Small-subunit ribosomal RNA, 3' major domain from Nostocales cyanobacterium HI14, 475 nucleotides, folded computationally. NCBI's taxonomy places the organism under Bacteria, Bacillati, Cyanobacteriota, Cyanophyceae, Nostocales. Rfam family: Bacterial small subunit ribosomal RNA.
[in-house]
Context: one part of a larger RNA
């Protein structure tokens, strides 16, 4: 100077307290530990692992495991020799592969040959998702969007250092102000940066439709006013009024406004901390393997299952459940695609078949909502796991191990103990929809929108964090 303290003091944050609504109890998805296996590939491990690397293990993936193969290799370069390449077909094999038949002869050329490709040889050499994240880049997390974290030059001090950055106020801020041996400065706060809110202009189709006409529909003729849409401006500045404050800063209140004191949400994370996390993105030192720890196949494995955790979904019902009828979004995607309409099916889903490379078509009825019947509090018209049958649909292939339908079966669940979590406004809660990976698969991710609340007296206590101050036998 740092660090810690069941020292002090001053302040913050859903830190606690008010409040809603889960988790812990149940079924069932998923990750994980443990166990079990030939193998159950590897990494992640309080917060900061555990729906995490994975935005999607049936085979590929795949890195494990058997079994069967092959060594200059499945990739790259370079050297010699030989052959165009490429298609096609037959045996034997699980298949990689191994033995064979058949077609076919191209391109450039200075006629020597050369460009690609293939075979087959020899050696440099390939290759390794093998170790080490405690050697390493980059990259990420976290403490934390916390208010911090440091320079110059000057002063004080033998020195480490201070000092500015500390005080008296203010603020979300080391934000300003005012003082002061300090004067300035840099990284950061904030502003610039995107989206949403209001309004003017521009533009008017594939978008809109007040006026006129038309029509089963904004479907056609008009028209671009409104609404969209998407480009460019305006607008918010404590500017304005009183107040309180130290004549500052800046705090209450009001006007006026679509918005008012950082308007709301994003994206932006100082110095640095955890030898924090990745050699399995990738790259890369050293070590190690070279007929194998390389590489190719086929089949299994990652999908096991006494058990115990995490994180979700569905639920235990009448603010519900179910028939039937009725309305209202937003943001997305789409050619190996999205698939109207129409036929056949209860149904998944097939046939048939127009449109769209898209403000035009299509995915596509949003659901929760209203309205109106029925259920009468029960393991139920409540809940769907489990199972058995019969179908679909992607795919060479769905037994190990998909995914939907239909019928039929109905388990466990009567609001979950200790404990624990999110969340302060269009938020919780609740209710659909798109997407991305993807052939196929989504209760998971990432986004969009609908309806839409309760509370916050206060900072004494839990946990964290920022400043000043004390003590210390710690570094």
């Nucleotide at each position: 100077u740092g660090a810690c303290g069941g020292g002090g003091g001053c302040c913050c944050g859903c830190a606690c307290a008010a409040g809603c609504g889960g988790u812990g109890g149940a079924g069932u998805a998923u990750g994980u530990g443990g166990u079990u296996u030939a193998a159950u590939u590897c990494g992640a491990u309080g917060c900061a692992a555990c729906g995490c690397g994975a935005a999607g293990a049936a085979c590929c993936u795949u890195a494990c495991c058997a079994a069967g193969g092959c060594u200059u290799g499945a990739c790259a370069u370079g050297c010699c020799g030989c052959g165009a390449a490429u298609c096609c077909u037959u045996c034997a094999g699980a298949g990689a592969u191994g033995a064979g038949g058949g077609a076919g002869u191209g391109c450039c050329u200075a006629c020597g040959g050369g460009a690609g490709c293939g075979c087959g040889g020899a050696c440099a050499c390939a290759g390794g998702u093998g170790g080490u994240g405690c050697a390493u880049g980059g990259c990420u997390g976290u403490c934390g969007u916390c208010a911090g974290c440091u320079c110059g030059u000057g002063u004080c001090g033998u020195g480490a250092g201070a000092u500015g950055u500390u005080g008296g106020g203010u603020u979300a801020a080391g934000u300003c102000c005012c003082g002061c041996a300090a004067c300035g400065a840099g990284c950061g706060c904030a502003a610039c940066c995107c989206u949403c809110g209001u309004u003017c202009u521009u533009a008017g189709u594939u978008g809109c439709c007040a006026u006129c006409a038309u029509u089963a529909a904004g479907u056609u003729g008009g028209g671009c006013a409104c609404u969209c849409u998407a480009g460019g401006g305006a607008g918010a500045c404590u500017g304005c009024c009183g107040g309180u404050g130290a004549c500052a800063a800046a705090c209450c209140g009001g006007a006026g406004g679509a918005a008012g004191g950082u308007g709301a949400g994003g994206a932006u994370g100082a110095c640095g901390u955890c030898a924090a996390g990745u050699c399995a993105u990738c790259a890369u030192g050293c070590c190690c393997c070279u007929u194998a720890c390389g590489u190719c196949u086929u089949g299994g494995g990652c999908u096991a299952c006494a058990c115990a955790c995490g994180u979700a979904c569905u639920a235990c019902a009448a603010u519900g459940c179910u028939g039937c009828g009725g309305a209202c979004a937003a943001a997305g995607g789409g050619c190996a695609g999205c698939c109207a309409a129409c036929c056949a099916g209860c149904g998944a889903u097939g046939g048939u078949g127009a449109g769209c490379a898209a403000a035009u078509c299509c995915c596509a009825u949003a659901a929760a909502c209203c309205g109106u019947g029925g259920c009468u509090c029960a393991g139920u018209u409540c809940a769907g796991a489990u199972u058995g049958c019969a179908g679909g649909c992607u795919g060479c292939a769905a037994c190990u191990c998909g995914c939907c339908u239909g019928c039929a079966u109905g388990a466990a669940g009567g609001a979950g103990g200790a404990a624990u979590c999110g969340c302060u406004a269009g938020u919780a809660a609740u209710c659909c929809c798109a997407g991305g990976u993807c052939a196929g698969c989504a209760u998971a991710c990432u986004g969009c929108g609908g309806u839409g609340a309760a509370u916050a007296c206060g900072u004494u206590c839990c946990c964290g964090g920022g400043c000043c101050u004390u003590g210390u036998a710690c570094a």